[in-house]
RNA sequence: CUCUUAUCAAGAGAGGUGGAGGGAUGUGCCCGAUGAAGCCCGGCAACCGUCAUUAUUGAAAUGGUGCCAAUUCACACAAAGCAGUUGCUUUGAAAGAUGGGAG
Numbered sequence: 001c002u003c004u005u006a007u008c009a010a011g012a013g014a015g016g017u018g019g020a021g022g023g024a025u026g027u028g029c030c031c032g033a034u035g036a037a038g039c040c041c042g043g044c045a046a047c048c049g050u051c052a053u054u055a056u057u058g059a060a061a062u063g064g065u066g067c068c069a070a071u072u073c074a075c076a077c078a079a080a081g082c083a084g085u086u087g088c089u090u091u092g093a094a095a096g097a098u099g100g101g102a103g
Base pairs, nucleotide, nucleotide: 001103002102003101004100005099006098007097008096013041015040016039017038021031022030023029025076026075027074028073042068043067044066047064048063050059051058052057072095077092078091079090080089081088082087
């Protein structure tokens, strides 16, 4: 990087450092010197792993990851319904993120 599979409505600091950016992309809308990203500490969760039980279910969190504004911030494509002039709602997909497996 490609394929496959599961999940994405919950949860997580008034700390240190750092200095202007950040929220994947586009549009919008937001966050940011009452300090962004990054790094350290702290925390959340429990996918793998561990332990017990063994259709399965439960526990701890020491290990491998992940995560810690806003639903994956909203919409981006399709269908249905409503409204009637480019909107609203629902469902599904696509895209994305993370874990497991395979190449």
Description:
SAM riboswitch aptamer (S box leader) from Neobacillus paridis, 103 nucleotides, folded computationally. Rfam family: SAM riboswitch aptamer (S box leader). Rfam describes the family as follows. The SAM riboswitch is found upstream of a number of genes which code for proteins involved in methionine or cysteine biosynthesis in Gram-positive bacteria. Its family is annotated with regulation of gene expression in the Gene Ontology. The organism belongs to Neobacillus, within Bacteria. The sequence was found by an Rfam model in a public genome assembly.